[in-house]
Context: one part of a larger RNA
RNA sequence: AGCUCCUGAAGGAACUCGGCAAAAAAGUAGGCGUAAGUUCGCAAUAUGCCUUGCCUUGUGUUGAACGAGGCUGCAACAAACGUUUCCCUGGCGACUGUUUAACUAAAACACAGGUCCCUGCUAAACUCCAAAGAGGAUGUAUAGGGGCUGAGGCCUGACCAGUGCCCGUGUGUUAUGGGUGCCAGUUUCCCUGAGAGAGCCGCAAGGCCUCAUCUCAGGGCGGCUGAGUGCCUUAAGCCACGGGUAAACGUCCGCUCUAACUCUGAGAGUGUUAAAGUAGCGUCAUCCCUUGUCGAGUAAGUUUCGGCCCGCAUGAAAGGCUUCACGACUAGGGAACUGUCUCCAGGAGCCGCCCG
Numbered sequence: 001a002g003c004u005c006c007u008g009a010a011g012g013a014a015c016u017c018g019g020c021a022a023a024a025a026a027g028u029a030g031g032c033g034u035a036a037g038u039u040c041g042c043a044a045u046a047u048g049c050c051u052u053g054c055c056u057u058g059u060g061u062u063g064a065a066c067g068a069g070g071c072u073g074c075a076a077c078a079a080a081c082g083u084u085u086c087c088c089u090g091g092c093g094a095c096u097g098u099u100u101a102a103c104u105a106a107a108a109c110a111c112a113g114g115u116c117c118c119u120g121c122u123a124a125a126c127u128c129c130a131a132a133g134a135g136g137a138u139g140u141a142u143a144g145g146g147g148c149u150g151a152g153g154c155c156u157g158a159c160c161a162g163u164g165c166c167c168g169u170g171u172g173u174u175a176u177g178g179g180u181g182c183c184a185g186u187u188u189c190c191c192u193g194a195g196a197g198a199g200c201c202g203c204a205a206g207g208c209c210u211c212a213u214c215u216c217a218g219g220g221c222g223g224c225u226g227a228g229u230g231c232c233u234u235a236a237g238c239c240a241c242g243g244g245u246a247a248a249c250g251u252c253c254g255c256u257c258u259a260a261c262u263c264u265g266a267g268a269g270u271g272u273u274a275a276a277g278u279a280g281c282g283u284c285a286u287c288c289c290u291u292g293u294c295g296a297g298u299a300a301g302u303u304u305c306g307g308c309c310c311g312c313a314u315g316a317a318a319g320g321c322u323u324c325a326c327g328a329c330u331a332g333g334g335a336a337c338u339g340u341c342u343c344c345a346g347g348a349g350c351c352g353c354c355c356g
Stems, first nucleotide, its partner, number of pairs: 002350007010342002014340001019337001029051004037042001039151001053071007072076001085335007092327002097109002113149007126135003152322004157252003162249002164245007172238002177233006183226005189220008197211002199208003253271005280314001281311001292308005
């Protein structure tokens, strides 16, 4: 030097991003007493003040408790483990809870409450699964599933043009199936032609009719068939049209002029739009300009608080505003206290190194 501790003149946060760390008053004992605010439960052990030993004695039930007088000391609850500052004002989240096991405990998640959508049960909706089956549920719309918001209080404005969803309509489009025409194949029967062949006439060459029969080719009515082809008919969906729906996804404007100094603009005009941001809040965890501006606090304040506010780019369940209590959250200020500091110093134990 380091680690773990102890002590410190004067000052007392001047340290620092920040009182981080440390220190300290205090100490779930008894009595008194206790503000704003408030959802009347709390806030609250708020804050704060006093007492505590021993001796004598009184009241009392012997005990507890209380009263009076006295004694000693600076100090009379306290040996240890253990516990543990207080006040004022904002922000956020209502709260208790939950979370990144091993860098983030929070303003994030959850929450009770609110609201919307789906689901009528033989097989719900939804989820797992190849299926069987299972969960939902031995439940049944006061039930179950999903989305958003997030106690309470006051509220939640305009817009359905776009996208989505729901309802309705249809000479649109469309699978499959059915019907039917054509075409093709096959086939009973019939017709035509050719050949073979039998029969008859003739001495023969040959001729004859019937084709008894067979084969081939073509045709006709009909039947059956078709990964052929056209038409008719036939569903949801899509499409089109009409309507609804925003606690569905979302969106919520410009320009010009104007009042008896100036400024401002209640007002007027005009253009666009589906509608033209309402209440509230507002330089905000959202404001670029910005250390906006005024006030408070300080000797001095980019932070803080209260107003104002043309809001670059607030705003109403991606909720708006407010709110008692609560918070190892976060911001500003104060009391007390201190080696955090001015400015370091001394000491103890342990440990390492150097010298002798």
Large-subunit ribosomal RNA, domain IV from a hot springs metagenome, 356 nucleotides, folded computationally. The RNAcentral record of the full RNA draws on SILVA. The coordinates come from a structure-prediction model, not an experiment, and the mean pLDDT is 80. It matches the Rfam family "Bacterial large subunit ribosomal RNA".